[in-house]
Background:
A computed fold for a 1427-nucleotide RNA from an uncultured organism, annotated as small-subunit ribosomal RNA. The RNAcentral record of the sequence draws on ENA, Greengenes and SILVA. Rfam family: Bacterial small subunit ribosomal RNA. Gene Ontology terms of the family: ribosome and structural constituent of ribosome.
RNA sequence: GCUCAGCCUGAACGCUGGCGGCAUGGCUAAAACAUGCAAGUCGUGGGAGAAGCACCUUCGUGGUGUGGACACCGGCGAAAGGGCGAGUAACACGAUCGUACGUACCCCGAGGUGGGGGAUAGCGUCGGGAAACCGGCGGUAAUACCCCAUGUGCUCUACUGAGGAAAGCUUCGGCGCCUUGGGAGCGGCGGUCGUCCUAUCAGGUUGUUGGUGAGGUAACGGCUCACCAAGCCGAAGACGGGUAGCGGGUGUGAGAGCAUGACCCGCCGCAUCGGGACUGAGACACUGCCCGGACCCCUACGGGAGGCUGCAGUAACGAAUCUUCCGCAAUGCACGCAAGUGUGACGGAGCAAUGCCGCGUGUGGGAUGAAGCGGUUCCGCCGUGUAAACCACUGUCAGGGUCGAGGAAGAACUGACCAGACCCAGAGGAAGGGCCGGCUAAUCUCGUGCCAGCAGCCGCGGUAAGACGAGAGGCCCAAGCGUUAGGCGGAUUCACUGGGCUUAAAGGGUGCGUAGGCGGAUUGGCAAGCAUCUCGUGAAAUCCCUCGGCUCAACCGAGGAAUUGCGGGGUGAACUGCCAGUCUUGAGGAAGGCAGAGGCUGUCGGAACGUUCGGUGGAGCGGUGAAAUGCGUAGAUAUCGAACGGAACGCCGAAGGGGUAGCCAGGCAGCUGGGCCUUACCUGACGCUGAGGCACGAAAGCGUGGGGAUCAAACAGGAUUAGAUACCCUGGUAGUCCACGCCGUAAACGAUGUGCACUAGCUCGAUGCAGAUCUGACUCUGUGUCGGGCGCCGAGAAAUCAUUAAGUGCACCGCCUGGGGAGUACGGUCGCAAGGCUAAAACUCAAAGGAAUUGACGGGGGCUCACACAAGCGGUGGAGCAUGUUGCUUAAUUCGAAGCAACGCGAAGAACCUUACCUGGGUUUGACAUGCACGGAUUAGUCAUUGGAAACAGUGAUGACGCUCUUCGAGUGGAACGUGCACAGGUGCUGCAUGGCUGUCGUCAGCUCGUGCUGUGAAGUGUCGGGUUAAGUCCCUUAACGAGCGCAACCCUUAUCGCUAGUUGCCAGCGCAUUAUGGCGGGGACUCUAGCGAGACUGCCGGUGUCAAACCGGAGGAAGGUGGGGAUGACGUCAAGUCCUCAUGGCCUUUAUGCCCAGGGUGGCAAACGUGCUACAAUGGCGUGUACAGAGCGACGCAAUACCGUGAGGUGGAGCAAAUCGCAAAAAGCACGCCCCAGUUCGGAUAGCAGUCUGCAACUCGACUGCUUGAAGCCGGAAUCGCUAGUAAUCGCGGAUCAGCCAUGCCGCGGUGAUACGUUCCUGAGCCUUGUACACACCGCCCGUCAAGUCAUGGAAGCCGGGAGUGCCACGAAGUCGCUUCGAUUCAGGAGUGCCCACGGCAAGCUCGGUGACUGGGACUAAGUCG
Repeated sequence: GCUCAGCCUGAACGCUGGCGGCAUGGCUAAAACAUGCAAGUCGUGGGAGAAGCACCUUCGUGGUGUGGACACCGGCGAAAGGGCGAGUAACACGAUCGUACGUACCCCGAGGUGGGGGAUAGCGUCGGGAAACCGGCGGUAAUACCCCAUGUGCUCUACUGAGGAAAGCUUCGGCGCCUUGGGAGCGGCGGUCGUCCUAUCAGGUUGUUGGUGAGGUAACGGCUCACCAAGCCGAAGACGGGUAGCGGGUGUGAGAGCAUGACCCGCCGCAUCGGGACUGAGACACUGCCCGGACCCCUACGGGAGGCUGCAGUAACGAAUCUUCCGCAAUGCACGCAAGUGUGACGGAGCAAUGCCGCGUGUGGGAUGAAGCGGUUCCGCCGUGUAAACCACUGUCAGGGUCGAGGAAGAACUGACCAGACCCAGAGGAAGGGCCGGCUAAUCUCGUGCCAGCAGCCGCGGUAAGACGAGAGGCCCAAGCGUUAGGCGGAUUCACUGGGCUUAAAGGGUGCGUAGGCGGAUUGGCAAGCAUCUCGUGAAAUCCCUCGGCUCAACCGAGGAAUUGCGGGGUGAACUGCCAGUCUUGAGGAAGGCAGAGGCUGUCGGAACGUUCGGUGGAGCGGUGAAAUGCGUAGAUAUCGAACGGAACGCCGAAGGGGUAGCCAGGCAGCUGGGCCUUACCUGACGCUGAGGCACGAAAGCGUGGGGAUCAAACAGGAUUAGAUACCCUGGUAGUCCACGCCGUAAACGAUGUGCACUAGCUCGAUGCAGAUCUGACUCUGUGUCGGGCGCCGAGAAAUCAUUAAGUGCACCGCCUGGGGAGUACGGUCGCAAGGCUAAAACUCAAAGGAAUUGACGGGGGCUCACACAAGCGGUGGAGCAUGUUGCUUAAUUCGAAGCAACGCGAAGAACCUUACCUGGGUUUGACAUGCACGGAUUAGUCAUUGGAAACAGUGAUGACGCUCUUCGAGUGGAACGUGCACAGGUGCUGCAUGGCUGUCGUCAGCUCGUGCUGUGAAGUGUCGGGUUAAGUCCCUUAACGAGCGCAACCCUUAUCGCUAGUUGCCAGCGCAUUAUGGCGGGGACUCUAGCGAGACUGCCGGUGUCAAACCGGAGGAAGGUGGGGAUGACGUCAAGUCCUCAUGGCCUUUAUGCCCAGGGUGGCAAACGUGCUACAAUGGCGUGUACAGAGCGACGCAAUACCGUGAGGUGGAGCAAAUCGCAAAAAGCACGCCCCAGUUCGGAUAGCAGUCUGCAACUCGACUGCUUGAAGCCGGAAUCGCUAGUAAUCGCGGAUCAGCCAUGCCGCGGUGAUACGUUCCUGAGCCUUGUACACACCGCCCGUCAAGUCAUGGAAGCCGGGAGUGCCACGAAGUCGCUUCGAUUCAGGAGUGCCCACGGCAAGCUCGGUGACUGGGACUAAGUCG
């Protein structure tokens, strides 16, 4: 930073819906409206007077009376009430104060109400027109109009005067009229304060600001006009742009705030759009008038009519908002003397769960804890659940009926509508919605399988999903429940209350300084701030408290409180402020000193470098990891001399100094800024900070002109490389240097703004002053200033900071508010340009980030190991063959193992079997286990037999066994058999669901714990450090002290000796026997056997070492520093291996994926790899002769002597369950002989023939033998393996498995018997340390271009539209005011005209938006490309 839980709404949508009360209900198109209604009333102002009624009648639409309609004149009202929020950022509203004003109706007071006149509607008549309506003539009334008189008071005034009124009606009660004063209420106007966003709007203004005069108004005023002056407003934001009616209040919040302005109340504004006036007390007038525009209706085309933002209603818009209802009964308003009339104000009803409130959908009993459903399994059960059924009861609401208080206003009358009481029936008509992974209360099973879907955030789903869907159960609400949208809250996440800026976002690059903010000590005064008291105001409603009324509540009423504010007055004077005075400590000055790469200018110097000239010299130089390009016989490099040139200044030099920062370094001179110390002489707060502003400001870059030695972007060449537009090398131009002018940025950093004060110290450096020692050097002490290090308190997330603060405070400025987009776009401004400053949004992500921790990693460091390298021996890689694997093939070539750590591995034995695979045949309670039911002697076994390849299917005969009673025998069914049901079975899947076992790191030296201590914490310490060791082995040190698993030791074996024992082993001495042999008697010495002991412990000596551990050397000893070998494998890692050893969850299968059988396959072969064997030969091959082992094995066995066979082997069988007999010969070796370097007397593959043996059976597919055949191969490319001592190498022997054997494999045994300087490098490992943006941890992470898709956006020739103005024009309408003229006088009016002016037109711009070929970047998107 994102997100959630809370409260709220004029709501809408989804699912659901019983009743009532009280409220609320077009938020969108101030877009358009059919129809009806919404403002009339008065006959007690006036004339006229229809119908009807009565009477009269000359019977004529006759007369009189009564009656009073439609209209008319007149009065009052129509300016209220009702609606809406377009416009308005304004004296519009709010709070408060004021007055240059007006006021019909109402109240109080004073006075008056006399006389006269002329008209005009209606009406009559004639006429025009479609209509609306209009005209001519005639005549009439008034509370209509006019004149005269009077005039208290009133108005004007130069204070003298002037002006100037009335209306009557009457039922006789009264109601009116005129003038005027006052009041109440209402209004007009003004002042102060308050009221949104935007500076990417910074300047605005010409009636503008003020004055004088005039006009105008009810009234002040540039309100208007003439003249004069040049003002006025603005960073405390004018002017412009955007948005918006304002308040009481309302929602939320602990509050401060934030948001809002529906309903109700107050104010304002508006009435189709724009303009205008008339009437009037009041209007510039919602349902009046005139004009212009748009729209719409009628029309006879001449002309007319209209304005729902009143109540209903229509259509439209929209997610969305009601009846074309009833009534004037109540409240109120208008008129009226009144009766009364009018009133879509209002009172009611209707519709809508839209909101708030209340009620109900039953209450009690009821366990076979039913069925069903779900779960579980140890086959017991558990949940739904007293829930239901069933029994008893009640009667709210809805329903039906009867009666009819109250709303009615002190008698009567008056109710649109609402409502009350009583009775009846009957559990009947009335429950849903959301959620159950965490946040957050509530979980199981099944289905699905990154699919379908969920989701507010984190995130779920890839075969066991508590997150999807369903079921069951549960949780939360309830006539509602959820979702969406919006507001506040949580969010101290804009921080006033209440935040920050070293590294997380954030200190301006530095200084000077304007406005502003803040400011030392002290005295007096003022009273603006401040405090307190008081008065006025702060409408009502709302909120809160108390009481009351509807059965309660919602709702309503009364009283109180509150309204934190504003204004008037009194008092106070501490603090701030203001005025006046004083002071010296802040600040500045003065005098005297001190240090310094502070700045500017000029001048001088040496070293190096380059160039040129000359001398010497003679073949290379230069450069690199190695080279090459380059330079050089036209003489380079090297060296000597000379001259010229530009730039930079070695040593001193430092943790050093100076400067505001950038920065400043050879010497000297000149000019110049600042700092510090000492003295305490002067001024007397003169200070601090500093928005704008101004100045300075590294490097690079730009302009003009110089200069150019070196170095060196660009560029060229040479290398490197997969490439190398780089790193390396050779060259090299701008530039680097100077002058002048721009630029104005930086990791301009202490990533730390400036100033002041306070808060432990120690130490080093620079530079002053004072003191101590007689003086000086030196030294010491004290005291300033500056620059560093360490370190308490405190602070901090920590790292760390710590009197040079990041501590504690004060003052002022700058800056921050998630990451990306982006310091980008647009606009503005600066710049010659490059570019700088200012600075967004759309869109997108659920993070981005800081500090520290543990690991892992590094082509980081240190220390140390290992056949790790090196030294050496022998191999592999080439050949043939064996064997395993891949691939291919196949009906099947069963399966697993896959870098090390799969590949002679599971296989320590595939011809059948094994066998899991394939083809075919067969079988289904099964080849095997257990249980139940039924059957009946069917059974096991034996014999015979049919089909068949067998399995299997079938037939016949005979016929046991257990138990009980037993005389035969009978019974039974334990076992067996048959049938059936439960179930068996599976080498079927998942080793990524698991146990167990195993491999590997690794026999490496590590891995941990308790307590204590340190740290906010992760964690650290211990286990680090110094020695030492094979070892975390031991010693020392030590905030650690101990302990555990590992190491070592204990165990086995081997090497030496002793003791015991003496057969089957042994044989020295004695004896017997033999050609000969421990063959025999015997012996207990030796060897040996196999049991028990001894022995080795750094124990002893010397040296080194810390008085240690230990190491080195030595003695003795069979053996010496763990003697050799084995067994033994810490915490853990690899989702390592194994479901095909075994066990096991889940899934799948059940006349098959089970079981049986025959045959085949696992042995197939273009090719590739691993592991081996045999060789290539003379250190050899062959032949003959001859010597010496160890460990094993043997009865289904090993087999001797003998005989047969060239041989494998056969015949035969002594002996031996083994220190006795046998396998058995050991081989290399040794002796002699042959071969003579040849594809051979090497090598033996391949092949032919003939055999032997095992086995039911050797075709696929066994081993062995003999004869013949004799292949490749002459020591093996790149690369690679093993081994450090009885080891490598080499030689043979045995065993397991096994009928036999594809064994050259594996496991053992002995015989003969070699090299290592050393730790730089390669590989791996251990400890310490360091960096990290890694943590499924370098096989990690991650960047940019390109390619693909989607989205938003900038630029763009243009195109289109909106808005606010400006200038000009004019048809300038209507109209006020003025003028001219007509009107017999006046007035009205007619005609004309002047100013102003709506709408309109033209023009140039401004501003906002849409669109736009093309184009720029940006964001996002499992497995693309290049690095």